RNA sequence: GCGCCCUUAGCUCAGUUGGUUAGAGCGCUACCUUGACACGGUAGAGGUCAGUAGUUCGAGUCUACUAGGGCGCACCA
Numbered sequence: 001g002c003g004c005c006c007u008u009a010g011c012u013c014a015g016u017u018g019g020u021u022a023g024a025g026c027g028c029u030a031c032c033u034u035g036a037c038a039c040g041g042u043a044g045a046g047g048u049c050a051g052u053a054g055u056u057c058g059a060g061u062c063u064a065c066u067a068g069g070g071c072g073c074a075c076c077a
Stems, first nucleotide, its partner, number of pairs: 001073007010026004019057001028044005050066005
């Protein structure tokens, strides 16, 4: 330099053929329970879906570019 893949909650990840409310587990907070802790139960907070444009009535999902990460190939010494 060329090609391919990944980026969604604090962490690990789902998300169908683009469709009406963006989710799970763990963690976190409050309450119940306990003499106290742990376990357990109930409820809740937390996301501009990596970024910027574009396509579309409608984008986490499609396209282009950028950034970060990974893999392969090529080149140089």

A computed fold for a 77-nucleotide RNA from a Bryobacteraceae bacterium, annotated as transfer RNA.
The organism belongs to Bryobacteraceae, within Bacteria.
The sequence is in RNAcentral, with records from ENA and MGnify.
Its Rfam family is "tRNA". It is annotated as a transfer RNA.